[in-house]
Molecule: transfer RNA
Organism: Candidatus Bathyarchaeota archaeon
RNA sequence: GGGCCCGUAGCAGAGUGGAUAACGCGUCGGCCUCCGAAGCCGGAAAUCGUGGGUUCAAAUCCCACCGGGCCCGCCA
Numbered sequence: 001g002g003g004c005c006c007g008u009a010g011c012a013g014a015g016u017g018g019a020u021a022a023c024g025c026g027u028c029g030g031c032c033u034c035c036g037a038a039g040c041c042g043g044a045a046a047u048c049g050u051g052g053g054u055u056c057a058a059a060u061c062c063c064a065c066c067g068g069g070c071c072c073g074c075c076a
Base pairs, nucleotide, nucleotide: 001072002071003070004069005068006067007066010025011024018056027043028042029041030040031039049065050064051063052062053061
């Protein structure tokens, strides 16, 4: 330098054009208990890496950039 993949709550991770952006772990409150754990019930938390574009509508499609990973090439 070229190519491919990834970036979504504290963590892991689904959603691949339209619905309030799932689920699990964690966290907070309640029930239960002598107190905890477990179990059950309920809640908070993500403007989807950043900026633009396309579209009536973008996490999703396109472009640039940022960060991470893998492969190939070049120089030494």